[in-house]
RNA sequence: GGUCGGUCGGACGGUCGCGGUUCUGCAGUUUCUGCAGGAUCGAGGAAAGUCCGCACUCCGCAGAGCACGGCACCGGGGAAACCCCGGGGCGAGGAAACUUGCCGGAUCGGGCCACAGAAACAGGUAGCCGCCAAUGGCGGUCAAAGUGAAAAGGCGGUGUAAGAGACCACCGGCGUCUGUAGCAAUGCAGGCGGCCAGGUAACCCCUGCCGGGAGCAAGGCCAAGCAGAGACGAGACGCUGCUCGCGUCGUUCAAGUCUCGGGUAGGCUGCUCAGAGAGAUGACCGUCCAGGUUGAGCGUCGGGAUGAAACUCUUCGGAGCGUAAACCGACAUCCCUUAACCGGACAGAAUGCGGCUUAUAGGCCGGCCU
Numbered sequence: 001g002g003u004c005g006g007u008c009g010g011a012c013g014g015u016c017g018c019g020g021u022u023c024u025g026c027a028g029u030u031u032c033u034g035c036a037g038g039a040u041c042g043a044g045g046a047a048a049g050u051c052c053g054c055a056c057u058c059c060g061c062a063g064a065g066c067a068c069g070g071c072a073c074c075g076g077g078g079a080a081a082c083c084c085c086g087g088g089g090c091g092a093g094g095a096a097a098c099u100u101g102c103c104g105g106a107u108c109g110g111g112c113c114a115c116a117g118a119a120a121c122a123g124g125u126a127g128c129c130g131c132c133a134a135u136g137g138c139g140g141u142c143a144a145a146g147u148g149a150a151a152a153g154g155c156g157g158u159g160u161a162a163g164a165g166a167c168c169a170c171c172g173g174c175g176u177c178u179g180u181a182g183c184a185a186u187g188c189a190g191g192c193g194g195c196c197a198g199g200u201a202a203c204c205c206c207u208g209c210c211g212g213g214a215g216c217a218a219g220g221c222c223a224a225g226c227a228g229a230g231a232c233g234a235g236a237c238g239c240u241g242c243u244c245g246c247g248u249c250g251u252u253c254a255a256g257u258c259u260c261g262g263g264u265a266g267g268c269u270g271c272u273c274a275g276a277g278a279g280a281u282g283a284c285c286g287u288c289c290a291g292g293u294u295g296a297g298c299g300u301c302g303g304g305a306u307g308a309a310a311c312u313c314u315u316c317g318g319a320g321c322g323u324a325a326a327c328c329g330a331c332a333u334c335c336c337u338u339a340a341c342c343g344g345a346c347a348g349a350a351u352g353c354g355g356c357u358u359a360u361a362g363g364c365c366g367g368c369c370u
Base pairs, nucleotide, nucleotide: 001369002368003367004366005365006364007363008362010288011287012286013285014284015283016282018042019041020040021039022038023037024036025035026034027033028032044346048357049356051355052354053353054352055351056215057214058213059212068211069210070209071208072207073087074086075085076084077083088103089102090101091100092099093098104206105205109204110203111200112199113198125145127141128140129139130138131137132136153171154170156168157167158166172196173195174193175192176191177190178189179188180187181186219269220268221267222266228260229259230258231257232256235249236248237247238246239245289344291342292341293340294339295338296337297336299331300330301329302328303327305323311320312319313318
């Protein structure tokens, strides 16, 4: 310098403030509400995206099948998963540590393969060969040519009229058998078979396995008012506070009272030692802790005397220490010391849980590579 994994993601104190629970006091319209005070609790590694899988809830469902969707190398873990760990095969990046993409079937069948090319899978452009009635026609051939990302595996020989795995040796692939390592995927070694007709399944399709739908605004409980049903009920209202009277309405269905079921508003629950109700968890100050920026010191180089002071020696004149220092200038990545200033990211629970993905200042620890 790189790479991989783990982990933390500010600390303490003070003041003010916010939400839940609870206690005390006071007040009120008194299983409640308001005010004041106290105690206690109050986000994350991703609370996020809502991409997978569950729990839970309601609806649906005899059984089986179709349709539709998902998954798909092997072993282990896990409630399950487009999950995790380890391994395998084929690729890609890197000098390395390491990182990363893909993974059933192409011989059921169908579709598609730009441009170029005769042809994109059984076709014949030019060429080669044979025959004929010969500027041409018919037949054989795909080896070499040309096109292309891709054209009967490659290359040499035999063979042939010319050719071709038609046949042979070697190499490559595929299949199969044996041995061996491994739980397995699979690896390695050897034998055998001319078996060698492209790609695409993220186009349909085929094989195997799995999957009913909707979601906490799920759902459950209580339940004003209005409307409805049932029972009782002959009077009710006005003048008028009472009696009488009068008037209006009703007497098949009135007023009024009671009861009932569904259920709207609303409340409770689901719901949590944060919890909710569109949603509280913050701000400031002080002291520190990481970290950053700038300056200075220390450092290196060059210059630097009328040769400082102190110290040592002395023949008392001086000499040494000695360009050494002070001082001046230039450079100064990192470390160390110090001063000033800055200074903590991404983000915000809403039923719960397991994963994945995405965002994230900065720090710490460990393995490995160069």
A computed fold for a 370-nucleotide RNA from a soil metagenome, annotated as Bacterial RNase P class A. Rfam family: Bacterial RNase P class A. About the family: Ribonuclease P (RNase P) is a ubiquitous endoribonuclease, found in archaea, bacteria and eukarya as well as chloroplasts and mitochondria. Its mean pLDDT, the model's own confidence on a scale to 100, is 77. RNAcentral holds the sequence, with entries from MGnify.